[in-house]
A computed fold for a 73-nucleotide RNA from an uncultured Eubacteriaceae bacterium, annotated as transfer RNA.
Rfam family: tRNA. By type it is a transfer RNA.
It was read from a public genome assembly.
Its mean pLDDT, the model's own confidence on a scale to 100, is 82.
Order: sequence, then structure tokens, then C1' cells
RNA sequence: GGUCGUUUAGCUCAGCUGGGAGAGCACUUGCCUUACAAGCAAGGGGUCACAAGUUCGAUCCUUGUAACGACCA
Repeated sequence: GGUCGUUUAGCUCAGCUGGGAGAGCACUUGCCUUACAAGCAAGGGGUCACAAGUUCGAUCCUUGUAACGACCA
């Protein structure tokens, strides 16, 4: 330098052909307990890496940029 892949909540990840953004763990509050843990119930938290385009509508399609990884040179 080239090709390909990944980027979504604090962490690990889903999101199936474009239409309501989610799970587990973590966190907060309450119940339970002498107390802690475990358990049960409720709750908060996201410019979907960034920018532009297509579309009535984009996490999803197209282009560019960035970071990380793999392969080739």
C1' cells in the first nucleotide's frame, strides 16, 4: 500500500429482507435478612463510531473518514 471483517447501554452481544432500539451481567430503589450475599419486584441509562447521500422513512442500503483485527504484498 491492497482486500476483507468489526464498531449498538458501563461490559459482553442480539437486532432475522428498511418502519416500536433490545437481552444478559452491572448500576439505583424497595421487599426479604440482626447485617451482608443470594432471591423477588420496580426503575434509570443509547446523537446505533463520525459525515454525506438514497428513501415517505436508515442500526440496516450507497460513498467517504476514523479506530481495532485478520490476510496479501